[in-house]
Molecule: Bacterial RNase P class A
Organism: Gammaproteobacteria bacterium
RNA sequence: AAAGCCGGUCAGACAACCGCCGCCAUGAAAAUGGGGGAGGAAAGUCCGGGCUCCAUAGAGCAGGAUGCUGGCUAACGGCCAGACGCAGCAACCGUCAUGUUGCAAGACAUGGCGGCCAAGGCGAGGAAUAGGGCCACAGAGACGAGCGUAUUCAGUUACGGUGAAACGCGGUAACCUCCAUCCGGAGCAACACCAAAUAGGCAGGCGAUGAAGCGGCUCGCUGAGUCUGCGGGUAGGUGGCUGGAGCCGGUUAGCAAUGACCGGCCUAGAGGAAUGGUUGUCCACGACAGAACCCGGCUUAUCGAUCGACUUUUCCA
Numbered sequence: 001a002a003a004g005c006c007g008g009u010c011a012g013a014c015a016a017c018c019g020c021c022g023c024c025a026u027g028a029a030a031a032u033g034g035g036g037g038a039g040g041a042a043a044g045u046c047c048g049g050g051c052u053c054c055a056u057a058g059a060g061c062a063g064g065a066u067g068c069u070g071g072c073u074a075a076c077g078g079c080c081a082g083a084c085g086c087a088g089c090a091a092c093c094g095u096c097a098u099g100u101u102g103c104a105a106g107a108c109a110u111g112g113c114g115g116c117c118a119a120g121g122c123g124a125g126g127a128a129u130a131g132g133g134c135c136a137c138a139g140a141g142a143c144g145a146g147c148g149u150a151u152u153c154a155g156u157u158a159c160g161g162u163g164a165a166a167c168g169c170g171g172u173a174a175c176c177u178c179c180a181u182c183c184g185g186a187g188c189a190a191c192a193c194c195a196a197a198u199a200g201g202c203a204g205g206c207g208a209u210g211a212a213g214c215g216g217c218u219c220g221c222u223g224a225g226u227c228u229g230c231g232g233g234u235a236g237g238u239g240g241c242u243g244g245a246g247c248c249g250g251u252u253a254g255c256a257a258u259g260a261c262c263g264g265c266c267u268a269g270a271g272g273a274a275u276g277g278u279u280g281u282c283c284a285c286g287a288c289a290g291a292a293c294c295c296g297g298c299u300u301a302u303c304g305a306u307c308g309a310c311u312u313u314u315c316c317a
Base pairs, nucleotide, nucleotide: 001313002312003311004310006308007307008306009305010304012282013281014280015279016278017277018276020037021036023034024033025032026031039288043299044298046297047296048295049294050293051187052186053185054184063183064182065181066180067179068082069081070080071079072078084123085122086121092115093114094113095112096111097110098109099108100107101106126178127177131176132175133172134171135170141167143168147160148159149158150157191239192238193237194236201230202229203228204227205226206225212222213221214220246265247264248263249262250261251260252259253258283286
């Protein structure tokens, strides 16, 4: 430098104006000023955890998940390291074909096949002497001892093309099963608090010796409820809600995943749901897509840009 492969980061930029949702400051208020406002996947909801409620003395059965070894982690089916196995590029090696060249031996080029096979990729991978089931095609015979050929006094001895497995100490657990480990259920529409109107409920007072209503009083009319208090639930409101297994930098332990220590930072929090619109300039002309309790993963989608690790080959010193 080229090729391969793996991973990290960014996700049009800047400015002006007008809005929207939170926060802070000032203010009696109106308002003013300042600052913040989607993602690497916010997605699928596929695993794992936090949190909340229900249940709960503890354990087991059933059911489910996982399954090489060691480590990491809050946990995992995730990640890291190692072993094993599988497929396998280029180059190289072997071989075959064709072509060119050559008197020939051979050389070169292209292609096919095979070997070896980097980094990297892939892996349902514990147990087949606990037991049951199954073993296609081929083969005379396929799971349990028999069969075929030859041979022998004698199922006595030897061999057996095919096939993954053949005369057995077979294979298969991606068939049941066994073993080991783990798993209670439901989910923020969880859940907690405040709390109308109306209609039920409970308690007390008054009431056919007439309550109560007919806007204040009297008469009159109607004629069985009415008043007060309490309590639960609903509408509605508030919390849960974002300061957290947090982010950035440094040091340090470790091959690594990851951990420890120090310093700094606060970075959406709505509730029918804000995060937008217009204009201008520039460029490489901008993909997939948008929070809804929060995290760790996995998977899927994605215009491009950029950085780095590793491997192979070539060149230079």